[in-house]
């Protein structure tokens, strides 16, 4: 790509046109499997809580050590915790499509 199967939902009403086969356009009420939308788990990142060290105030001391408590720099790996990305469908949303046929996800064969 080609064949073949393939489901769901109005025999709806109004108005115009019609070649009378149907077609448009509004309304109401419906489907989910063209096509789209959304998004768990989990991964990434980045903060942040904890912890280590220096530093410094502070209270426990007559000094040192020590202990506890605030600040403010580094360094780190777990666990929660925020945010941000990246994340599946036959789930969801019905936009779009459809509710006579056609289309059709998706199967089978070539």
């Nucleotide at each position: 790509c080609u064949c073949u199967g393939a489901a769901a939902a109005g025999c709806g009403g109004a108005c115009g046109c019609u070649c009378c086969g149907g077609c448009g356009u509004c309304c109401c009420g419906c489907c989910g499997a063209c096509g789209g939308u959304g998004c768990a788990a989990g991964c990434c990142g980045a903060c942040u809580c904890c912890g280590u060290g220096c530093u410094u105030c502070c209270g426990g001391u007559u000094c040192c050590c020590c202990c506890g408590g605030g600040a403010g720099c580094a360094c780190u790996g777990c666990c929660g915790g925020u945010c941000g990305g990246c994340g599946a469908a036959g789930c969801u949303c019905u936009c779009a499509g459809g509710c006579c046929g056609a289309u059709g996800a998706c199967a089978g064969a070539g």